[in-house]
Context: one part of a larger RNA
RNA sequence: CCCUCGUUAAGGAACUCGGCAAGUUGACCCCGUAACUUAGGGAUAAGGGGGUCCGCCUAAGGCGGACGCAGAGAAAAGGCCCAGGCGGCUGUUUAACUAAAACACAGGUCUCUGCCAAAGCGUAAGCUGAGGUAUAGGGGCUGAUACCUGCCCAGCGCCGGAAGGUUAAGGGGAGGGGUUAGAGGAUCUUCGGAAAAUCGAAGCCCCAAACCGAAGCCCCGGUAAGCGGCGGCCGUAACUAUAACGGUCCUAAGGUAGCGAAAUCCCUUGUCGGGUAAGUUCCGACCUGCACGAAAGGUGUAACGACCCGGGCGCUGUCUCAACGAGGGGCUCG
Numbered sequence: 001c002c003c004u005c006g007u008u009a010a011g012g013a014a015c016u017c018g019g020c021a022a023g024u025u026g027a028c029c030c031c032g033u034a035a036c037u038u039a040g041g042g043a044u045a046a047g048g049g050g051g052u053c054c055g056c057c058u059a060a061g062g063c064g065g066a067c068g069c070a071g072a073g074a075a076a077a078g079g080c081c082c083a084g085g086c087g088g089c090u091g092u093u094u095a096a097c098u099a100a101a102a103c104a105c106a107g108g109u110c111u112c113u114g115c116c117a118a119a120g121c122g123u124a125a126g127c128u129g130a131g132g133u134a135u136a137g138g139g140g141c142u143g144a145u146a147c148c149u150g151c152c153c154a155g156c157g158c159c160g161g162a163a164g165g166u167u168a169a170g171g172g173g174a175g176g177g178g179u180u181a182g183a184g185g186a187u188c189u190u191c192g193g194a195a196a197a198u199c200g201a202a203g204c205c206c207c208a209a210a211c212c213g214a215a216g217c218c219c220c221g222g223u224a225a226g227c228g229g230c231g232g233c234c235g236u237a238a239c240u241a242u243a244a245c246g247g248u249c250c251u252a253a254g255g256u257a258g259c260g261a262a263a264u265c266c267c268u269u270g271u272c273g274g275g276u277a278a279g280u281u282c283c284g285a286c287c288u289g290c291a292c293g294a295a296a297g298g299u300g301u302a303a304c305g306a307c308c309c310g311g312g313c314g315c316u317g318u319c320u321c322a323a324c325g326a327g328g329g330g331c332u333c334g
Base pairs, nucleotide, nucleotide: 001329002328003327004326005325006324007323008322010320011319014318019315028050029049030048031047036041038144051067052066053065054064055063056062057061079313080312081311082310084308085307086305087304091103092102107142108141109140110139111138112137113136119128120127121126146299147298148297150230151229152228155227156226157223158222159221160220161219164218165217166216170212171211175207176206177205178204179203182199183198187194188193231249232248233247234246235245258292259289270286271285272284273283274282
C1' cells in the first nucleotide's frame, strides 16, 4: 500500500452523474392508521406501546394503584413518506456486459376458413391443424379496466360487379407461298429425240387476315381497428393587441375530442407559478405542437414494479478529514 471486516468526537449528503456503498428499520403481541379506490385494496400505511410490585375480579387474562425509568432476540429478520413518467397486473428475455417503458398477457378489433377447412411441414406418401367443426381453427394489428376512437376511397391494396373496351393459347381459315405429274417449248441434235425459261392440278408443307376465345387490365361500386393522408395567403372589432367574421387559391379531405416545451420542442435553461438561500433537472400552468393526436390507438386510472425522474423525513465515515483496531495479502530482511 491492497483486500475483507469493526469502531469513531462534532457535523449529517456538505460526497457524488446519482445517498453508489454503508447505515437506519427489522421477530412477536397490543394500540392505531390518510388521500385515493376497480370497494378487493391502499395496510406491516404512517405513528406509538411492551418493565417490576401490590390489590380486586367469573384468575387464561382483565382492571386499578404504586414503584421505576426504557426492559424482545444467538442467528435469521421491512427504512419510510410525497409527487411525476412508462408499462395495467403475476409472468418472459439478450446462457456469460442491457431484466427494461422491450416480449407476453387476459380483453378489443379486422380478416381468412363449411371440413378431404383455411394455414403449415414434406419431392411424395403422409402428418399437424384435430379425432377439433365458426361459442372452432389460422393470420394481422391493438394490449386490463374507464371515457372514447373524428374527416378523407384521389393514389396503392383488398372485396364485389359485369354492360362495354383491350386480350393469350386454342379454334378459324379469306388469301399468299414452296414442291410438281402435266402443259410448254427457247435451245441442241446423229433428225429418232433431248430440253431451259414460263404456266401449273391433286397431295404434302409453310405463312396467314376477318371472326370466336377466359382471367387480368381499363371500367362501375364498396372498403381506413386496410397501406396511407388529414393546407396556404390576405383582410377585419370604438386604445393597442387579437380575430368570433370575410375574401381568395388549392385539395380526396384539410387534424375533431383529448393531450401538449411532452420518453415527442430546434430556437430553449421558452414564459409564469411552486419547491431551494441559490433549481439547464422536477412539479403545476400557458400554447408560439421546428416535427402530438385517436387500436404503428388518444386521454385518464386503483393496484403492481430489483423500472426511470424529482423532493422530504429518518440514518449514517459518502463527505468536512481523517484516526485507530482485527484478519489476510503485498513489500523488506532472514